About this RNA
Predicted 3D model of a 73-nucleotide RNA (transfer RNA) from an uncultured Clostridia bacterium. Rfam family: tRNA. Rfam links the family to the GO term triplet codon-amino acid adaptor activity. It is annotated as a transfer RNA.
RNA sequence: GGGGCAUUAGCUCAGCUGGGAGAGCGUCACGUUUGCACCGUGAAGGUCAACGGUUCGAUCCCGUUAUGCUCCA
Numbered sequence: 001g002g003g004g005c006a007u008u009a010g011c012u013c014a015g016c017u018g019g020g021a022g023a024g025c026g027u028c029a030c031g032u033u034u035g036c037a038c039c040g041u042g043a044a045g046g047u048c049a050a051c052g053g054u055u056c057g058a059u060c061c062c063g064u065u066a067u068g069c070u071c072c073a
Base pairs, nucleotide, nucleotide: 001072002071003070004069005068006067007066010025011024012023013022019056027043028042029041030040031039049065050064051063052062053061
């Protein structure tokens, strides 16, 4: 220098041939208990890496950039 892959909640990850943003764990509240734990119910928490483009509409398609991993030279 070139190719490929990944980037979504605090962590690990799903997601869809373009239309509702989610799960488990964790956190908080309530219930239960003499109390704690377990368990049950509920809640909070996200600029979907960044910018631009296409589209009525983008986490998803296109381009560029950033970070990490990997292959080639």